[in-house]
A computed fold for a 109-nucleotide RNA from Algoriphagus resistens, annotated as SAM riboswitch aptamer (S box leader). Of the family's consensus pairs, 97% are formed in the model. Its mean pLDDT, the model's own confidence on a scale to 100, is 86.
């Protein structure tokens, strides 16, 4: 790095560095010099594994993870409603399903 499954509207922040961007891309939009992203300690959370019990569930927090917004929202592709235009046909706007990226477990390799 490549691949198979799962899962993604639950949960969880303070303190010290730095010093200008950041939330994966794109558009939207949000956070950020009252200091955002980051990085280091110190605390937490509990989705996967892993350990227990009196087991439809619960405790623990060893290993990953994670601790702003639904994966922040949309993005392709399907149907429904609406409004405008039409000879058809189609824009656009919403709401639903499915998909596709992405992120993380856990396995193959």
């Nucleotide at each position: 790095g490549a691949u198979u499954u799962a899962u993604a509207u639950a949960g969880a922040a303070g303190a010290g560095g730095c010093g200008a961007g950041a939330g994966a891309c794109a558009g939207g939009c949000u956070c950020a010099u009252u200091g955002a992203c980051c990085c280091u300690c110190u605390g937490g959370c509990a989705a996967c594994c892993u350990g227990g019990a009196a087991a439809g569930u619960c405790c623990a927090a060893g290993g990953u993870g994670c601790c702003a917004a639904u994966u922040c929202c949309u993005g392709c592709c399907a149907a429904a409603u609406g409004c405008g235009a039409u000879a058809a046909u189609c824009u656009c706007a919403u709401u639903u399903g499915g998909a596709a990226c992405u992120a993380u477990a856990a396995g193959u390799u």